[in-house]
Formats: sequence, structure tokens, C1' cells
RNA sequence: UUUCAGGGCGAGGUGAAAUUCCUCACCGGCGGUCACAGUCCGCGAACUGCGCGCAGCAAUGCGCCGCAGCCGAACCGGUGAAAUUCCGGUACCGACGGUACAGUCCGGAUGGAAGAAA
Repeated sequence: UUUCAGGGCGAGGUGAAAUUCCUCACCGGCGGUCACAGUCCGCGAACUGCGCGCAGCAAUGCGCCGCAGCCGAACCGGUGAAAUUCCGGUACCGACGGUACAGUCCGGAUGGAAGAAA
């Protein structure tokens, strides 16, 4: 420098209205870790603040940038030299805006990015 870099609502119920509620279902980014991880250690996105830059007389708005804050959730048993990572069992978690209350729909996003490859 170039390319790549997120999956998932199917069935039934209630209702005027729900892929949002209820029952069942389904999904799991990146690096690390003596052995394969959504739940261990760390990172990214989102959100908030400050700085910086740009526009504006100003109020304020915007973002190719930097820093800080915030940042969810797991136990038991088994195997083994070694596993909160495998196997068995039972649990749990999932930004913001919109809408009948959303991890799964629509939107910011044809964006950004941890990082991977060449």
C1' cells in the first nucleotide's frame, strides 16, 4: 500500500397492533491462553466527555484524528501431563435510535474497526 474482516425468529399463544410480550427455537467478531473459549485474560464497535481540525459573526454543527471514561454473561461432573477452552449436564449474556417492550426486524452503516492475508 492492497484485499478481506459478524451470525441468528422457524412454530405456537395473547392482542386492534408484537420476527419486540409469553412458550419452544436460533446465533456467537478479533488476539492470547501447555488443548479447540460468546461467559478466563485482553481488544474492537456503540455510547459519554475532553482535546484537535473544519464550517459559521455567533449560537452551534460536523469528523479523516488523539486521549480518557463506560464496556454483558458459568458452574458441576468426566478424560488428560495439560482444558473455567474438549466431552456430558444444567445455566447465563448480548450498545444506541425506531416501532407494542427487539441479541435475531429497520436505521446510523455502500460506515468504522480489533485484526488477518498478500